Source information: The part of an RNA shown here (small-subunit ribosomal RNA, 5' domain) has 529 nucleotides and comes from a Candidatus Peregrinibacteria bacterium. Rfam family: Bacterial small subunit ribosomal RNA.

Context: one part of a larger RNA
RNA sequence: GGAUGAACGCUGGCGGGAUGCCUAACACAUGCAAGUCGAGCGGUAACACUUCGGGUGACGAGCGGCGAACGGCUGAGGAACACGUUGGUACCUGCCCCAGACUCAGGGAUAAGCGCGAGAAAUUGCGUCUAAUACCGGAUAUCCCAGUCUAUUCUCUUUAUAACCAUUCUUUUAUAGAAGAGUUGUAGGAAGAAUAGACUGGGAAAGAUUUAUCGGUCUGGGAGGGGCCUGCGACGUAUCACGCUUGUUGGUAAGGUAACGGCUUACCAAGGCUUUGACGCGUAUCUGGUGUGAGAGCACGACCAGACAGAGUGGGACUGAGACACGGCCCACACUCCUACGGGAGGCAGCAGUGAGGAAUUUUCCACAAUGGGCGAAAGCCUGAUGGAGCAAUCCCGCGUGCAGGAUGACACCUUUCGGGGCGUAAACUGCUUUUCUGAGGGAAGAAAUUCUGACGGUACCUCAGGAAUAAAGGGCGGCUAAUUACGUGCCAGCAGCCGCGGUAAUACGUAAGCCCUAAGCGUUAUCC
Numbered sequence: 001g002g003a004u005g006a007a008c009g010c011u012g013g014c015g016g017g018a019u020g021c022c023u024a025a026c027a028c029a030u031g032c033a034a035g036u037c038g039a040g041c042g043g044u045a046a047c048a049c050u051u052c053g054g055g056u057g058a059c060g061a062g063c064g065g066c067g068a069a070c071g072g073c074u075g076a077g078g079a080a081c082a083c084g085u086u087g088g089u090a091c092c093u094g095c096c097c098c099a100g101a102c103u104c105a106g107g108g109a110u111a112a113g114c115g116c117g118a119g120a121a122a123u124u125g126c127g128u129c130u131a132a133u134a135c136c137g138g139a140u141a142u143c144c145c146a147g148u149c150u151a152u153u154c155u156c157u158u159u160a161u162a163a164c165c166a167u168u169c170u171u172u173u174a175u176a177g178a179a180g181a182g183u184u185g186u187a188g189g190a191a192g193a194a195u196a197g198a199c200u201g202g203g204a205a206a207g208a209u210u211u212a213u214c215g216g217u218c219u220g221g222g223a224g225g226g227g228c229c230u231g232c233g234a235c236g237u238a239u240c241a242c243g244c245u246u247g248u249u250g251g252u253a254a255g256g257u258a259a260c261g262g263c264u265u266a267c268c269a270a271g272g273c274u275u276u277g278a279c280g281c282g283u284a285u286c287u288g289g290u291g292u293g294a295g296a297g298c299a300c301g302a303c304c305a306g307a308c309a310g311a312g313u314g315g316g317a318c319u320g321a322g323a324c325a326c327g328g329c330c331c332a333c334a335c336u337c338c339u340a341c342g343g344g345a346g347g348c349a350g351c352a353g354u355g356a357g358g359a360a361u362u363u364u365c366c367a368c369a370a371u372g373g374g375c376g377a378a379a380g381c382c383u384g385a386u387g388g389a390g391c392a393a394u395c396c397c398g399c400g401u402g403c404a405g406g407a408u409g410a411c412a413c414c415u416u417u418c419g420g421g422g423c424g425u426a427a428a429c430u431g432c433u434u435u436u437c438u439g440a441g442g443g444a445a446g447a448a449a450u451u452c453u454g455a456c457g458g459u460a461c462c463u464c465a466g467g468a469a470u471a472a473a474g475g476g477c478g479g480c481u482a483a484u485u486a487c488g489u490g491c492c493a494g495c496a497g498c499c500g501c502g503g504u505a506a507u508a509c510g511u512a513a514g515c516c517c518u519a520a521g522c523g524u525u526a527u528c529c
Stems, first nucleotide, its partner, number of pairs: 001529004006525005013399006019392002021357001026355003030352003035066003040063002043059002047057003073310003083233003087229003091226003096222008104138001106136002113128006143203013157189008167179004207214003235282003243273003248270008285307004289300004312333005335346004363389001365388003371385001372383004402432004413422003437466006446456001473518005478499003484513005494501002
């Protein structure tokens, strides 16, 4: 000098854009943050209409489907294939897209409802009735899966044989002979893989309506998403080293998984890692990036984006295409609350908000108009995601607090060598302007979708009127370092980043005037380069 998610002191006019619990992953009152579908179903509590019939519009509760694994928050843990990057595959994939084939005939229940109960409540028992795209068995099978057989191809191994031949040896010095790694071909054998065919066994489905669509089942492919493996990269410490490890390292077999695998188990072997730092301890989410710097580097990882991890603490599975699941379930623990003492309820590291902690960090706001998401055929509903507004000089950027004229130069104040000098064209005064401000009038784009639909918002912006009107401070002035005098004080009171000032003429303390710097900010503190 630059920087900050800053804080503190003094001060404070406006606009735009951003940012805003860094501390207690401390505890939380209250409201909201995940629903939707009546074009799956039986129905009808409320509302409206009614021909009085759940008939119609609709629809609470219920069965059923999809969603709730996304989105949002946080960074506790974790030194690890967690992350970044590279390569890979033994795997899965709801919704979406493409293609092929199909969608047959049945059955038994159950919730809601009704009746009778239990309980303070949460909740719950018994009986009885009923539906489905809920559930169950059967048929069918282009097809899929498993097994067996056959054929073809490929790979591996070995045997026989043929060809080529590096090389070596022998005898002769030019050929011949012997051995022969290797390569290729043919034939045979064994195992495995792929493809094709045959046989055996197993495997589906659901309907709805406004009649044109939306669905359902099986299969193949795609897109996007995920699982797993892998080379490399990235913290400190040896005052952690004859160290660490027993499912440990490898094998066989079995189990398990969507899938490879000590992932798990049994048996066998005794391995595996380590001064190229194992193991331990400490610290820490990682990255794109951010700050600084000429760069190399150093430091950092708020906001935004990608990944990971967590949801009071610890553990567990269920459902599902997907979770070992923030606003699901079960158990244990700690805490809080209700209770009729028998028993129950809860989880803001979602948005607001409260207490606490702290130097310190905002509204219990508006809207689904836009973008996106869930459901739905759609209309639409939901959405504290998101879009906006509010608060805060927290930061960055922009604007203003007036402009011109105006005296050998007022007053006051400061100073003086008493002549004067400074404040100072500064003011007064004259003329002008109206950015801002106030009032009045008009008034958007953002809407995609020729109609309709705007939270923001009567906002931005435009026009007119009024009147210099509404708007300047903070720090400094010994040197570093731009800017000085007077008085007070007298090693006192005090200053101070370093050097150092102050003990009677202090440009260094305090006050005043003047001056310097920056400016709606200015200083201080903290941290990084």
It was read from a public genome assembly.